Source information: A computed fold for a 113-nucleotide RNA from an uncultured Chitinophagaceae bacterium, annotated as SAM riboswitch aptamer (S box leader). Its mean pLDDT, the model's own confidence on a scale to 100, is 76. The sequence was found by an Rfam model in a public genome assembly.

RNA sequence: UACUUAUCAAGAAAGGCAGAGGGAUUUGGCCCGAUGAAGCCUUGGCAACCCAAACAGGUACACGCUUGUUUAGAAGGUGCCAACUCCACCCCCAAUCAGGGGAGAGAUAAGUC
Numbered sequence: 001u002a003c004u005u006a007u008c009a010a011g012a013a014a015g016g017c018a019g020a021g022g023g024a025u026u027u028g029g030c031c032c033g034a035u036g037a038a039g040c041c042u043u044g045g046c047a048a049c050c051c052a053a054a055c056a057g058g059u060a061c062a063c064g065c066u067u068g069u070u071u072a073g074a075a076g077g078u079g080c081c082a083a084c085u086c087c088a089c090c091c092c093c094a095a096u097c098a099g100g101g102g103a104g105a106g107a108u109a110a111g112u113c
Base pairs, nucleotide, nucleotide: 002112003111004110005109006108007107008106013043014042015041016040017039021032022031023030027088028087029086044081045080046079049077050076051073053070054069055068056067057066058065059064085105090102091101092100093099
C1' cells in the first nucleotide's frame, strides 16, 4: 500500500510551547477558533478492538484450537477525548417539509499478502 471482517447515536480535558487556522476529500451549509486553531510535549481520562475470565457448541486421547454468549475487568498494544463520521450531496420511503433507511467515501481495530 492492497484485501477481508467488525464497529462508528454513548463516553472522556487540563497544563506548557506555539501563533492562525480547523471540522478527511469536492461543492454547499452550519459551526469551532486571539477567552488562542493546527502541530508538538506533559499529565489525566474514556472506551473495550486486541487482551484476561466464566459458560456453551464443534473438533481433539489429551493439552489445545476454534465459534458463540455473558458478567465483571483494565496490566499491556492501539484508538479516542465539540457538534451522529457536524450535516447535506447519490438512491429509496415520506406528495412537499420535518424525518427515516441505504449506498459511496472515510475513520478505527483485528487478520491476510